[in-house]
Model confidence (mean pLDDT): 82 of 100. A computed fold for a 75-nucleotide RNA from a Nanoarchaeales archaeon, annotated as transfer RNA. The RNAcentral record of the sequence draws on ENA. It matches the Rfam family "tRNA". Rfam links the family to the GO term triplet codon-amino acid adaptor activity.
RNA sequence: GCCCGAAUGGUGUAGUCCGGCCCAUCAUUUCACCCUGUCACGGUGAAGACCCGGGUUCAAAUCCCGGUUCGGGCG
Repeated sequence: GCCCGAAUGGUGUAGUCCGGCCCAUCAUUUCACCCUGUCACGGUGAAGACCCGGGUUCAAAUCCCGGUUCGGGCG
């Protein structure tokens, strides 16, 4: 230098193939409340995310273009 893959709450993930609902899924975490003599466990609720920029579209996490970071391959 070229090619391929990945990037989503604090952490780990589903959803991307084939664009569409409602509050973007689940676990964990944190906070509040309930439960308990207390703690733990358990229950209820809440907080928190689509790597960045642009384009297409009525509508983009999803499609297109460019970039960044990480991983792999070739030279």